[in-house]
């Protein structure tokens, strides 16, 4: 963006077009090719007329033309078949034009028709009669044609000319009319002849159209078709054609074709153009044109100007029809039309009015050609389905945040208008020729002349023809009245919401939606979109530079061929002449017409459809240029190569020769192990190894020199000599003269490992056999060991044959190594310069990026070789090669939406480096084992209500389940509801009491009392009740729809941002680097500069000190006084008083610590910063809390809160009783108690800090063995209480045992709290007295006032604490160190991961499905070659009664045999794709 297009919805009007793509599959019917009486005979209608004559019409005939056009189809054809542009001097052309010539005497049939057969019918046979513009003989022959001969031109074919021969043609025949004669008639008039004139005939030239044939040039795919051809490919003679030629034919030669693709396969009618597309191209060949082939399949001729014939003919095959079985008939790819096939394509239609065509003089016939009409929205194009106005923004619908938005001026309602369609009435163009009359001219023909006649043509009149069509078109009329659908709305891609649905159903073009809030599925409502259409499926072209000529690439993405040598090809230094292929430029001829473009016209516009232009880029002629390609020709030297003189070298090949090592074998010494490994064992070894020391044998590779050195095309190639042989540098003449590059095809050469003979074998060392390892271990490691490695001689042809970079040739910063030459300087190391190779780095350019970078992947230029998504698959067929193994060539069906490439940022590693953490280590002390306590699975129940589940769930949520908590169950009850707000009615204050029921909730009965406001009464309010609606109510679901809090990595030190700068980009930079800290902390450095949120400090407690203040706290000193002791003018204790502010405390405000100082280290200075000191109560964040960055786990909680959807609403709500959440074959976790003497017991004695008390805290005092009672003092608290701290000290017992350890469980008896202690409570005495004697793999906490061990307090709470929060007391032990477990931070690395390693993902097995291979064989099809048999028919021949008849050749078709391609099907096999 486009269709000869279907299909799904939907569908008013018109114009123009266009309509079997499939079965070249068969066809019922009716049409499409006739016409001519002015060629001919003859017979039949039928009308007028007395006849007579004239006039009209029919079907058959003979004959002429047509009938080869005009229509239909694309089945063959890959071809001189079609386009093109030539040639035909190698031809033909009826009917037309023109321009010559002529047209003459004659003859014998025949059709019809009459007559007779014969057949079912087609048809047909005998006999008789007749005509022509139908046959057939003569005669005339200019000219043409053939044959010869001369001449003349030409290479030559050939032509031109002249001369002679030769065969050879006819219809003077017909109408009107005209002239003239004869005849018939009274006359009009007819007949005959005849002349003109018209037509037609024969012959020749020439023109025009038409057509045959030959030639350049183009024309699809497949080399997995590579050779192919015997009339083949020339020649000669014949032959036939209209005509050239193997077009037949004899002979004769042995050619022609091909890699510029012959042959063979497939497949296709080709063009003008159409469709696209910016072009250049791709694709198409439907309709209009030109051209071809065909015509039921196959052969074949025949008439004819033309055919090998669509409605013709013979013959063969299939097939339909008739048949009286003997025999006949047909050929819609004409136009309608039917069946069939299909996704699908039309009326069995009107007319010959127009245009064309046959035929005829014509009139006029015919003509499914055409011209219209009908039928499809099939295309394109026009056109309506209405305009204006209209805001209560109506109803209704949808959505809502419930305010409202939209649908929407849309609608209604008001005012118009009047296309389309309706009715009615008017009505064309298309018509022009044609007819008949009259007229002017022009030609001929006649006339003595006017003048007349033919024919052609100009005007005037008059007359006749319209299928479409009563169409189109104009008018009136009435009337918004009959006329809107389809797709879409996640992104691309314009257009969003709402229910349903719940990975279903269902969508899709891709990429993807859908497992309960789907803008994706389905509906609704809204928009977006094109519009009588809309979308869907196809198919072509475009985007696609994604086959690249224009216009791409091959280091790594697919892509350089392992290397060379060398054919064809292709490409090729400078100069001069020349020539004119190519190139370039004129003219000229073509390139039909249609179409495309432009311009103007015409249908009211458009489409459409007329005129004119341009264009047609090509071809081909003619004439020019000479610059560049080619070609010829000279001649040059810089490419190239040759000679010389030097030089380096693991370059090949051969032959010799050497040590070192190893094995092995002989001997000698010598003894008990050696070897081996991560550790071992196998294995050798007393039958003397191993070691060792001197002697032999063999093989193989050649330490050290050794080197990003070196040589070679590459593979590759290292001991030394010596012989042969290649290239390669470098130098400086001299020579040849472009001799060059590249290289398809082909030829060598090509590791290593396998093959083949024959050798050789020391070492090593697949296979294979032990020992190990392991879960196994067909492996890695040990011990052994065969092939092979090695040599001779042949295969093999492959590798990461990589620089994953063909070759050649130029040009384009530079630096610094190194091998080998050369030159210049220097005494010389050395410097410099140059040429040839091999490295690094790097500029400019390249590159997608990495990188490359004078050794290009940089900029040009020639030649080669390969890529064109993955996978299938380097398979498979096939073909060549090989001995085989196996290679080269080398697909396809199907399957995926991707495979890949380079960076990037992360996350990973049993990579790496650097550093951290009670992370190892070092060390206390515990868990794991025993009982109890809890809590969790699990099991069980009616329930055991939920919810936490690795670290981060499991003394958690629960800081306190006996009722209640209670979310569960069972049983009983309530339905406006225990609670909340509003509105109606109704009663009544309202609480309350009593009394039955009942477990209770409740249910029933009964009773009292009577609020405000207003005199009072209506009323109105409060408040309760009831009734009815709205609603209340869920610990009812989703924590994967949120908020909000929390866990966690983690107090780890990260994590970002702005500008800048680099990068096509993701990004990068900073934040990286040296240091250095706990710390992204400082500090240096530095394309970075800077900021933020963390880090750290600020904030709380604590250590030290100041200072202010002083009750309820404190009390040194000091005064008084009671008591009580004492060694009594004293002294001690205790209390009080008074005083006191030093202490201690309180709690308030301040100081103080900051690497500030002093030495050292600390890269050069500097510096963070580190290590030691000093002061100082603390020393290097003093110590402890409180504070968790960006983010991570869909982490955890909807039963704390709250909160969107969903659910329940006489119930999932709501009340009450009992029960459960307290079960118990078991498993885990977290804890207490303990196993004992560092103990346990008694006694007796000492120091605390935080805390909490009036519904409480409770002393003193009395009881009780105790738990508690009892009592009440004192405290709303530095006052009084709880409160006794414990360990610990002192001293007695125990004395090593299941105990004076340990306390379980049990019995028994109380004491509390509380409605209530049975399921289910703590406590207290008596009695009892389990297991347990330090605790397998395994696990854990801690780094100092820390662990350890002791004890105290507090929330919650009636009552329950081993739990949980806090407080004090007493108070160690190591920490060498960072290898290793685990975590975690920074930087690099490698990645095929990115849900991120708990990743990804290989392949076998088992199961489904899908294709393609192979496959004993069957079956079709299509060709080849041989042979047979052989129709019609041409030609040859021979007979002939001239009608035929025989025979040959060749041959359709068909038959036999035997390749050889293609396909179907096929047990089974083996691999491949998908799940």
């Nucleotide at each position: 963006a486009a269709c000869a297009a279907a299909c799904g919805c939907u569908g008013g009007c018109g114009g123009c077009g266009c309509g079997c793509u499939u079965a070249a599959c068969a066809c019922a019917u009716g049409c499409a090719a006739g016409u001519c009486g002015a060629a001919c005979g003859a017979c039949c209608c039928g009308u007028c007329u007395u006849u007579u004559u004239g006039a009209g019409g029919g079907g058959a005939g003979u004959g002429g033309c047509g009938a080869a056009c005009g229509g239909g189809u694309g089945a063959g054809u890959a071809a001189c078949g079609c386009g093109u542009g030539g040639a035909u001097a190698a031809u033909c052309u009826a009917c037309c034009u023109u321009c010559g010539g002529g047209a003459c005497c004659g003859g014998a049939a025949u059709a019809a028709c009459c007559u007779u057969g014969u057949g079912a019918a087609a048809g047909u046979g005998g006999g008789g009669c007749u005509a022509a513009u139908a046959c057939c003989g003569g005669a005339u022959a200019a000219g043409a044609c053939u044959a010869c001969g001369c001449a003349g031109g030409g290479a030559a074919a050939c032509c031109u000319g002249c001369g002679c021969a030769g065969g050879a043609a006819a219809a003077g025949g017909g109408a009107c009319c005209u002239u003239a004669c004869c005849c018939a008639g009274u006359a009009a008039u007819g007949g005959g002849u005849u002349u003109g004139c018209u037509u037609g005939c024969c012959u020749g030239g020439a023109g025009a159209u038409g057509a045959g044939u030959c030639c350049u040039u183009g024309u699809c795919c497949u080399a997995u078709u590579a050779g192919g051809u015997u009339g083949u490919u020339g020649g000669u003679g014949g032959g036939g054609u209209a005509a050239u030629g193997g077009c037949c034919u004899a002979c004769c030669a042995a050619g022609c074709c091909u890699g510029c693709g012959a042959u063979g396969g497939g497949u296709a009618g080709c063009c003008g153009a159409c469709c696209u597309g910016a072009g250049a191209g791709g694709g198409u060949g439907u309709a209009c044109g030109g051209c071809c082939a065909c015509a039921c399949u196959g052969g074949g001729a025949c008439u004819g100007a033309g055919a090998c014939a669509c409605g013709g003919c013979c013959c063969a095959g299939a097939c339909u029809c008739c048949u009286a079985c003997g025999g006949g008939a047909g050929g819609c790819c004409g136009c309608a039309g039917u069946g069939g096939g299909g996704a699908a394509u039309c009326u069995u239609g009107c007319g010959c009015a127009a245009u064309g065509g046959g035929c005829g003089a014509a009139a006029g016939c015919u003509u499914g050609a055409c011209g219209c009409a009908g039928c499809g929205a099939c295309g394109c194009c026009g056109c309506g389905u209405g305009a204006g106005u209209g805001a209560u923004g109506a109803a209704g619908g949808c959505c809502u945040u419930c305010g409202g938005g939209u649908c929407g001026u849309a609608a209604a309602g008001c005012u118009c208008u009047g296309u389309c369609a309706u009715a009615c009435g008017g009505g064309a163009c298309g018509a022009a020729u044609c007819c008949c009359g009259a007229u002017a001219u022009a030609u001929c023909u006649u006339u003595u002349a006017g003048g007349a006649g033919a024919u052609a043509c100009u005007u005037c009149g008059g007359g006749a023809u319209g299928a479409c069509g009563g169409u189109a078109c104009c008018g009136u009329a009435a009337a918004a009245g009959g006329a809107a659908a389809c797709c879409u709305c996640g992104g691309c891609c314009a257009a969003c919401u709402c229910c349903g649905u719940g990975c279903c159903a269902g969508c899709a073009g891709c990429c993807g939606c859908g497992g309960u809030a789907a803008a994706a599925c389905g509906g609704g409502g809204g928009a977006g979109g094109g519009a009588a259409g809309c979308g869907u499926u196809g198919u072509u072209c475009g985007g696609a530079a994604u086959u690249a000529c224009u216009g791409g690439g091959u280091g790594u993405a697919a892509a350089g061929g392992g290397c060379g040598c060398g054919u064809a090809g292709g490409u090729g230094u400078g100069c001069u002449g020349g020539c004119a292929a190519g190139u370039c430029c004129u003219c000229u001829g073509u390139g039909a017409a249609a179409g495309c473009c432009c311009u103007c016209u015409u249908c009211u516009c458009a489409a459409g459809g007329g005129a004119g232009g341009a264009a047609u880029u090509g071809c081909a002629u003619u004439g020019g240029a000479a610059a560049c390609u080619g070609c010829c020709a000279g001649g040059a030297u810089u490419g190239a190569g040759u000679a010389c003189a030097g030089g380096a070298g693991g370059g090949g090949a051969g032959a010799g020769c050497g040590g070192a090592a190893c094995u092995c074998c002989a001997g000698g010494u010598g003894u008990a192990g050696c070897g081996g490994u991560g550790a071992a064992a196998u294995g050798c070894g007393u039958a003397g190894a191993u070691a060792u020391c001197g002697g032999g044998a063999g093989g193989a590779a050649c330490a050290c020199c050794g080197g990003u050195g070196g040589c070679g095309a590459a593979g590759g190639c290292g001991g030394c000599u010596c012989u042969c042989u290649a290239g390669c540098c470098u130098g400086a003449u001299a020579c040849u003269g472009a001799c060059g590059c590249u290289g398809a095809u082909g030829c060598g050469c090509g590791a290593a490992a396998g093959c083949c003979a024959g050798g050789g074998g020391a070492g090593c060392g697949a296979a294979c056999g032990g020992g190990a390892u392991u879960a196994g271990a067909u492996a890695c490691c040990c011990c052994g060991g065969u092939a092979g490695u090695c040599c001779u001689g042949g295969c093999c042809g492959u590798a990461a044959a990589c620089g994953a970079u063909g070759g050649g040739c130029a040009u384009u910063a530079g630096g610094u190594g190194u091998a080998g030459g050369g030159g210049g300087u220097u005494u010389a190391u050395a410097c410099u310069u140059u040429c040839u190779g091999u490295g690094c780095c790097g500029u400019a350019g390249c590159u997608a990026a990495c990188g490359c970078g004078u050794u290009a992947a940089a900029u040009g230029c020639c030649c080669c070789a390969c890529c064109u998504g993955g996978g299938g698959a380097g398979u498979a067929c096939g073909g060549c090669c090989g001995c085989a193994a196996g290679g080269c060539u080398g697909a396809a069906a199907c399957u995926c939406a991707a495979a890949g490439g380079a960076a990037u940022u992360g996350a990973c590693g049993g990579g790496g480096g650097c550093c951290c953490g009670c992370a190892c280590a070092a060390g206390c002390g515990g868990u794991g084992g025993a009982g109890c306590a809890u809590g969790u699975g699990g099991u069980u129940u009616a329930a055991u209500u939920c919810g936490a589940u690795g670290c981060a769930a499991c003394g958690c949520g629960g800081a306190g389940a006996a009722c209640c908590u209670u979310a569960c169950c069972g049983a009983g009850g309530c339905u406006u509801g225990a609670c909340a707000u509003u509105u109606a009615c109704c009663u009544g204050a309202c609480c309350g009491c009593a009394c039955g029921g009942g477990a209770a909730a409740c249910c029933g009965u009964g009773u009292u009392u009577u609020c405000u406001c207003c005199c009072c009464a209506a009323g109105a309010g409060a408040c309760a009740g009831g009734u009815a609606a709205a609603c209340a109510g869920g610990u009812g679901c989703u924590g994967c729809a949120u908020g909000g809090c929390u866990g966690u990595c983690g107090u780890c030190a990260g994590c970002u941002c702005g500008u800048g700068u680099c990068g096509u980009g993701a990004g990068a930079u900073g934040u990286u680097g040296g240091g250095u800290u706990a710390a992204g902390u400082c500090c240096c450095g530095c394309a970075a500069c800077g900021a933020g949120c963390g880090c750290a400090a600020c904030c709380c407690c604590u250590a030290u000190c100041u200072u202010u203040a002083g009750u309820u706290g404190c009390c040194a000193u000091c005064c008084u006084c009671u008591u009580c002791g004492g060694u009594u003018u004293c002294c001690g204790a205790a209390g009080a008083g008074a005083g006191g502010a030093a202490c201690u405390c309180u709690a308030g405000a301040g100081a103080g610590a900051c690497u500030g100082c002093c030495c050292u280290g600390g890269u050069u200075u500097a510096g963070a910063c580190g290590g030691g000191g000093a002061g100082g109560a603390a020393g290097g964040u003093g110590g402890g809390g409180a504070u968790g960055a960006c983010g991570u786990c869909a982490a955890g909680u909807c039963c704390u809160c709250a909160u969107g959807g969903c659910c329940c609403u006489u119930a999932u709500g709501c009340c009450u009783c009992g029960g459960g959440c307290u079960a118990c074959a078991c498993a885990c976790g977290u804890g207490c108690u303990a196993c004992a003497a560092u103990g346990g017991u008694c006694u007796g004695u000492a120091c605390a800090a935080a805390g909490g008390g009036u519904u409480g805290c409770u002393a003193a005092g009395c009881c009780g063995c105790g738990a508690g009672g009892u009592g009440g003092a004192g405290c709303u608290a530095a006052u009084c209480c709880c409160a006794a701290a414990a360990a610990g000290c002192a001293g007695g017992c125990c004395u090593c045992a299941g105990u004076u350890c340990g306390g379980a469980u049990u019995g028994g008896a109380g004491u509390c709290u509380g409605c209530a202690a049975c399921u289910c409570g703590a406590c207290u005495c008596c009695a009892u007295g389990a297991a347990g004697u330090u605790g397998g793999a395994a696990u854990u906490g801690c780094u100092a006032g820390u662990a350890a061990u002791c004890g105290c307090g507090g929330a919650u709470c009636a009552g329950c604490a081993u739990g949980c929060c806090g407080c004090g007391g007493u108070g160690a032990a190591u920490a060498c160190g960072u290898u290793c477990c685990c975590g975690g931070g920074c930087c690099u690395u490698g990645u095929a991961c990115a849900c991120a390693c708990c990743g990804c993902c290989c392949g076998u097995c088992a199961c489904a499905c899908c294709a393609a291979c192979c496959g004993a064989g069957u079956c079709a099809a299509g060709u080849g070659c041989a042979c047979c048999c052989g129709a019609a028919g041409u030609c040859u021949c021979a007979c002939u009664u001239u009608g035929g008849u025989g025979a040959g050749c060749c041959c359709a078709a068909g038959g036999u045999g035997u390749g050889u391609u293609u396909g179907g099907c096929a047990a089974g096999g083996g691999g491949g794709g998908u799940g």
Description
A computed fold for a 1475-nucleotide RNA from an uncultured bacterium, annotated as small-subunit ribosomal RNA. Its mean pLDDT, the model's own confidence on a scale to 100, is 83. Rfam family: Bacterial small subunit ribosomal RNA. The RNAcentral record of the sequence draws on ENA, Greengenes and SILVA.